Transfer RNA from a bacterium, 72 nucleotides, folded computationally.
[in-house]
Formats: sequence, structure tokens, C1' cells
RNA sequence: GCCGGUGUAGCUCAGCGGUAGAGCAACUCUUUCGUAAAGAGGAGGUCGGAGGUUCAACUCCUCUCACCGGCU
Repeated sequence: GCCGGUGUAGCUCAGCGGUAGAGCAACUCUUUCGUAAAGAGGAGGUCGGAGGUUCAACUCCUCUCACCGGCU
């Protein structure tokens, strides 16, 4: 230099163009003499960044950043 993959909640990851989700963690409550466990509940997201297509984009296209792999 060229090609490909990944980037979504604190962590691990889902998400066929039509309301952004799960598990774990953290928080609150119940239970207990107390802790743990168990049960219940609410919260937490500029979907790496910018632009484009579209009525509508995490999803499609372009550029770009970070990381990983391959080729030279």
C1' cells in the first nucleotide's frame, strides 16, 4: 500500500429499512436479628464520527477513526 472483519447500556452480545433489546453488573424495595441467596421494580444508549439515499436508517451507500486478521 491492497483486501476483509469488528465497533450497540458499566461488561458480554442480539437486533431482515418501521417504538433500540437480553443476560450479567450497579441502584431501590421485599424477605432476614444481620449478611449472602431468593423475589419484585425502576433507571442507564449522541448505536465510533461525518455526509448521502429514503416518508422513515443501528440496518443501505461514501468518506473517516480505532482495533483485529490476511496479502504484498